[in-house]
Context: one part of a larger RNA
RNA sequence: GGCGCAUGGUGAAUGCCUUGGCACUAGAAGCUGAUGAAGGACGUGACAAACUACGAAAUGCUUCGGGGAGUGGUAAGUACACUUUGAUCCGGAGAUCUCCGAAUGAGGAAACUCACCUAUGGUAAUGCGUAGGUAUUGUAUAGUAAAUUCAUAGCUAUACAAAAGUAACCCGGUGAACUGAAACAUCUUAGUAACCGGAGGAAAAGAAAGAAAAAUCGAUUUCCCCAGUAGUGGCGAGCGAAAAGGAAAAUAGCCCAAACCAGAAUUUAUUCUGGGGUUGUAGGACCUUAUAUUAGGAGUUACAAAAUUUUGAUAUAGUUGAAGUUGUUGGGAAACAACACCUUAGAAGGUGAUAGUCCUGUAAACGAAAUAUCAAAGUCUCUUUAAGGUAUCCUGAGUACGGCGAGACACGUGUAAUCUUGUCGGAAUCCGCGGGGCCCAUCCCGCAAGGCUAAAUACUCUCUAGUGACCGAUAGUGAACAAGUACCGUGAGGGAAAGGUGAAAAGAACCCCGGGAGGGGAGUGAAAUAGAAUCUGAAACCAUGUGCUUACAAAAAGUCAGAGCCCGUUAAUGGGUGAUGGCGUGCCUUUUGCAGAAUGAACCGGCGAGUUAUUUUAUCAUGCAAGGUUAAGUUGAAGAAACGGAGCCGAAGCGAAAGCGAGUCUUAAUAGGGCGAAUUAGUAUGAUGGAAUAGACCCGAAACCAGGUGAUCUAGCCUUGAGCAGGUUGAAGUUUUGGUAACACAAAAUGGAGGACCGAACCGACUUACUAGGAAACGUGAGCGGAUGACUUGAGGCUAGAGGUGAAAUUCCAAUCGAACCUGGAUAUAGCUGGUUCUCCCCGAAAUAGGUUUAGGCCUAGCGUUAAAUUUAUCUUUUUGGAGGUAGAGCACUGAAUAUACAAUGGCGGCAUCUAGCUGUACUGAGUGUAAUCAAACUCCGAAUGCCAAAAAGUCAUGUUUAGCAGUCAGUGUGCGGGUGAUAACGUCCGUACGCAAAAGGAAAAGAAUCCAGACCGCCAAUUAAGGUCCCAAAAUAUAUGCUAAGUGGGAAAGGAUGUGGAGUUGUCAAAACAGCUAGGAGGUUGGCUCAGAAGCAGCCAUCCUUUAAAGAGUGCGUAAUAGCUCACUAGUCGAGUGACACUGCGCCGAAGAUGUACCGGGGCUAAGCAUAUUACCGAAAUUGCGGAUUUAUACAAUUGUAUAAGUGGUAGGGGAGCGUUCUAACAGCGGUGAAGGUUGAUCGUGAGGACAACUGGAGCGGUUAGAAGUGAGAAUGCCGGUAUGAGUAGCGCAAGAGAGGUGAGAAUCCUCUCCACCGUUUGCCUAAGGGUUCCUGGGUAAGGUUCGUCUUCCCAGGGUAAGUCAGGACCUAAGACGAGGCCGAAAGGCGUAGCCGAUGGACAACAGGUUUAUAUUCCUGUACUAUCUAUAUGACUGAUGGAGUGACGAAGAAGGUUAGUAAGAGCCAGUUAUUGGAUUCUGGUCUAAGCACAAAGGUUUGUAUGUUGGAAAAUCCGUAUACGUUAACAACUGAAGUGUUAUGGCGAAGAAUUUAGUGAUAAAUUUGAAGUCUUAUGACACCAAGCUUCCAAGAAAAACUUCUAAAGUUAUCAUAUAGAUACCUGUACCGAGAACCGACACAGGUGGGCAAGGAGAAUAUCCUAAGGUGAGC
Repeated sequence: GGCGCAUGGUGAAUGCCUUGGCACUAGAAGCUGAUGAAGGACGUGACAAACUACGAAAUGCUUCGGGGAGUGGUAAGUACACUUUGAUCCGGAGAUCUCCGAAUGAGGAAACUCACCUAUGGUAAUGCGUAGGUAUUGUAUAGUAAAUUCAUAGCUAUACAAAAGUAACCCGGUGAACUGAAACAUCUUAGUAACCGGAGGAAAAGAAAGAAAAAUCGAUUUCCCCAGUAGUGGCGAGCGAAAAGGAAAAUAGCCCAAACCAGAAUUUAUUCUGGGGUUGUAGGACCUUAUAUUAGGAGUUACAAAAUUUUGAUAUAGUUGAAGUUGUUGGGAAACAACACCUUAGAAGGUGAUAGUCCUGUAAACGAAAUAUCAAAGUCUCUUUAAGGUAUCCUGAGUACGGCGAGACACGUGUAAUCUUGUCGGAAUCCGCGGGGCCCAUCCCGCAAGGCUAAAUACUCUCUAGUGACCGAUAGUGAACAAGUACCGUGAGGGAAAGGUGAAAAGAACCCCGGGAGGGGAGUGAAAUAGAAUCUGAAACCAUGUGCUUACAAAAAGUCAGAGCCCGUUAAUGGGUGAUGGCGUGCCUUUUGCAGAAUGAACCGGCGAGUUAUUUUAUCAUGCAAGGUUAAGUUGAAGAAACGGAGCCGAAGCGAAAGCGAGUCUUAAUAGGGCGAAUUAGUAUGAUGGAAUAGACCCGAAACCAGGUGAUCUAGCCUUGAGCAGGUUGAAGUUUUGGUAACACAAAAUGGAGGACCGAACCGACUUACUAGGAAACGUGAGCGGAUGACUUGAGGCUAGAGGUGAAAUUCCAAUCGAACCUGGAUAUAGCUGGUUCUCCCCGAAAUAGGUUUAGGCCUAGCGUUAAAUUUAUCUUUUUGGAGGUAGAGCACUGAAUAUACAAUGGCGGCAUCUAGCUGUACUGAGUGUAAUCAAACUCCGAAUGCCAAAAAGUCAUGUUUAGCAGUCAGUGUGCGGGUGAUAACGUCCGUACGCAAAAGGAAAAGAAUCCAGACCGCCAAUUAAGGUCCCAAAAUAUAUGCUAAGUGGGAAAGGAUGUGGAGUUGUCAAAACAGCUAGGAGGUUGGCUCAGAAGCAGCCAUCCUUUAAAGAGUGCGUAAUAGCUCACUAGUCGAGUGACACUGCGCCGAAGAUGUACCGGGGCUAAGCAUAUUACCGAAAUUGCGGAUUUAUACAAUUGUAUAAGUGGUAGGGGAGCGUUCUAACAGCGGUGAAGGUUGAUCGUGAGGACAACUGGAGCGGUUAGAAGUGAGAAUGCCGGUAUGAGUAGCGCAAGAGAGGUGAGAAUCCUCUCCACCGUUUGCCUAAGGGUUCCUGGGUAAGGUUCGUCUUCCCAGGGUAAGUCAGGACCUAAGACGAGGCCGAAAGGCGUAGCCGAUGGACAACAGGUUUAUAUUCCUGUACUAUCUAUAUGACUGAUGGAGUGACGAAGAAGGUUAGUAAGAGCCAGUUAUUGGAUUCUGGUCUAAGCACAAAGGUUUGUAUGUUGGAAAAUCCGUAUACGUUAACAACUGAAGUGUUAUGGCGAAGAAUUUAGUGAUAAAUUUGAAGUCUUAUGACACCAAGCUUCCAAGAAAAACUUCUAAAGUUAUCAUAUAGAUACCUGUACCGAGAACCGACACAGGUGGGCAAGGAGAAUAUCCUAAGGUGAGC
């Protein structure tokens, strides 16, 4: 280390529980709001953060009832109170009710700011306070009143109403898309979703210009049915009525307009009021006749309308309410035992376990001061009817209807009626008009163009009472708990997790260890392994102890065998471990095929997928049966039962239909034929299998559409502000000089232009390195580009997705862009991928055909299964009989094709006296013959097999038909026959057989498809197959005869070779072969030719003769040519075989590769190789034997059996039988003497699974039989939680610390000191935004802090922000927003005038010093100023929402003045230096505001008088005109400085004194307190200055302010002076960034403005420093 066991930790499953949900039932209620809602903000408690309650009368007040002992909510505590003089509590009514919100006095960034009027409090007065009122629109009334006489518009006042909210239901306006149609456009989804308007408790509809076709019905609405019918429909997908019927539910009818009469008003057109009158068989007016004011009838929802009384009931609090004790066990009794009792009460809950009789209750009975509702009655209120006549009048007009265009009707333009109407036309008048599905006629039904109307019906935000074969904390609401919370997002919006001590806190006094946390004792309790992180407490994971085992061993980790050691059981063929050996490549999915290096899973636990409704079909069960059955509804306590027969299915069919009917249709037909009858079973309910419609087994898109939210990022634009060190260049113009007739021109100066130059800030982003789970979701370092411009930037605004914006890149529109984000339609759709959960048994495929916008999908057929029927129809073998044209073969046909012979025709040549003809030919070559061939699309022929039929035999084995249910349409290998390809492919396409697929076992080392062989289970039995028998490794070192020498065997070709065996053919040789050795190999001749030469040997021709044993006019080498060496040939020597050719067995060479032998499986083998023959053995899940299970058939028994026979591999798939989980019913049970759950065990069952025992646990639970399902998980890159691994690994986010001391349990990190270091146009100081207490003090150390921590921006407690003058408001306006009236628009709403809001701009009054732990232009001291009020004094005409002026504005540049500041020097003061005194040296200091007064460099400017067409009225003002006066400052206005004063003040060092604290050293506070002058240099971007100059692109508005008059006023009003008084609201702490902002962080990023010291330097560059800050959290 491994396995086992034991004991723990972690963790939170399981079980039990339920305060919370879910779904319904019955009743109630169905609105709230200007009398201020819904919803909020902020407050209210003794202590009070959250929830609840309440509202400054604030965890509550008053009153009327109830009730009767404690109470001050959740919430336990302490303190203090209230209460029998009746509290708390419950109910009715009332009071109060801050601020926001329709929000309503005006405004506004909701919970804030600022007003006016009336009354009132207070003040000398202003300021200040309290109460009430003051919005808009509409309607009504009244008043007033323009242009314009009357009148009207308008304005004003008063009264009433509206406004906003609200879950669903309802009516209406606008109105999608995904989707379906396997595409898509009409169509569908769907008039759905969404948005908008409006109403009610219901809404809508509604008393026929109806429905119909019966001599019918009689408003509307709803249900059943009609009926998936009639219809409609790219006649596709789909859509889909109506009437009739149901003694179904519920019932209810009325009123106007008009004619006519009367009255009133009147502009004489008419209008209004009252009566009258209201319908279709026409009615009414009108006329005639009769009747009546009692009686009767009716009534408050329509029909007319108001009020009140009495009684009763109900609702909102409540009251009475029967009956038990004892014993046992126990912590506890309700359990058990015994004996009782009550019941119109045995519903339920609680009580220390399970209670009729303990408590609350329950049955039954009773009850209301007040409010509300209902019912009845009374008072009260209203009310003529009938008949007849028919001359006249009336009976709803831009209507009916028509044309065109649409929409709605089930009905898509269709024959399209009917209804509605955008537009254009346009009737009739009862002798009339409309309808009856085009239209016409007849007939029938009705009377439009006005209105009201309950109930039956729909829904449930809500209240009360209850119910559940609903859930039980990953469930049930998102939410059982401070949940729409925490948290995320700019926003719309999104959106969690989290329950349990115990009966009772009895919540652990006290002791010990420890800084604490925590732990150990003690104690409580039945129990503390119930200890607050608390019931039970599984698994992953982490430990501790221990039994066995492990250090030569190669491991899908198991399984089979097995020694040793240890233990001792549900007593059994015991359990743990396991030396050693045999065999053995996980699971799932997808595939022809996966150990696969193809998919998925880190592990564990929980959750997680064929459901439900309706219709239909098949099977089964049950009831009834030629019949079966009800639906809605009614009765009922009821889901029982009864009633209910409308309707449905069946019993009859045929036909297009009329129609006929066991027949009918076709037809001239009686023929024939088609479909039927003859051959009768259905129907209702339930269960199961399938289908259709619905999300339809689950998860998964990219997308589409609707309505909203976003321009804090970014793009562009608008308004208003801000910024750009320093240096360089030197345009135009101008001046001077020269020059010209005059210009021109030139030079010098001046000047200061520029999308000019260099270069910081600032903006950008070209290169490169780093970074890459970063410091950073785009950065850092080093360089780089622009840097007065088309520049950069702040604040406030505008533009919005079918869109915006875009110097244009498909760029940007909040880390998202070829169409943002959020929510909804919505479970869109997905012919695609993935996943789909317990067991056993029986059978068991396909990967093919046809069709397909089809090819990875589907339909039909084929193949499977189940049931029924039929009953041998199937299959096998044999025999017999058939059809046929393949293999083969052949060449007779059709073609191809070789040789040869003959050879026509044709060509060419020759001869020739014309026509002819003859002849030759290395030309062509039909045809014929002979010989030899070839063919898928040739056949004179022609099998085997297969196929068809018949017969016989065999076979417990099928076939066929009908019906239910499928799956399959990707196949693959091998053999054989072919096509294609290259007679390539693990290629591709067919046929055929087998296998794999879906098949395990043995062999082939290992291998889907090869060989053998088809696994029901067990056996330590036997026989074999393929294949094997030396060892690995079971069986022959078997036998016999050969071969091989190559490790051939144990990889390969053409080709090569004197390897070797066998069997042949043919030469040569004793007349001496073959090979070797010795010798010869000559002459004519250098043959001729050619040649420079050619002599055997460059080449051409010829190739003879001679001498010989033999010798070529020469086989090679060689020479310039000769020469030379050889060969052929011959002789000798030697003495027996020696050559050639073809066939054949086994071998050799040819033979080079990549990690390592590596081409026998290894060792190794000369057989243990190869060939032939023989015998024996091994060898499988085959076969056999023994035992057992199960299926089917048959037989027998009858009771789950027996026997026989045949079976039992299996994916997709079909069928059958079971196990388990949760709940329900009935029955009988278990449980504190211990249920469920958990842990362990050696037990039972074929299996899913079931018992039993021990421990734990501490209250519920199982069995049987039925029933109902949220019913079974290992996989879905599943969801949620927990826990590992990686790993004590990466990292600890750019930078200087060291030493000493202190504190403390503890110090690298905290505090103090010393030294050192860093920043210093910043790492300093101030401020805007933003943040929101982070600020200060005391205490603390769990967590945060990348280490530590005594520290902290952390936690706890307490404290802290003081304003007339600072900023904002009570002032103004810009862009822009809103917007009375108004205009426009389906609605919502859009635009916009007056106006009003809106700073980033205009206007506007305070400075210095001191002070706190923390604030200061805010407090204090001193000195000021602004506005208003009052008083006094003096003076004056004052005076606006009107007029006028002013306010009032660009850019760049240049020069001047001045100051802040800085430096130097002198003086002065203090200190220091020195042994002392002095001189000297050195160090430090030498400062002061606003205001007021004087005054000033400079800048700008004419003034006076008179007259007026203008300035919407007026004007003394402005404008304008004329006249006069001065050309210069002595004028007016403006103006930084400076000086004086402020200031006898403040500040200013050591020292001194006093007080306090401390033992002291010392510290703090108070008082006192020096100099405080001058010169020089330099000098700003600050001030003069809103100035000046130049230029072109020509550079806000309004108020404040000044002035003028109008109205009005003269005790007013205004001005000045003095004195006094008054002066509101908000902000104010702190950070403002390398830790408080935006970036998820204590993040190397980003973020506007101001100040700007010294040396060097042009400089804000750069380096070093000051003030000041810091040393970067390992």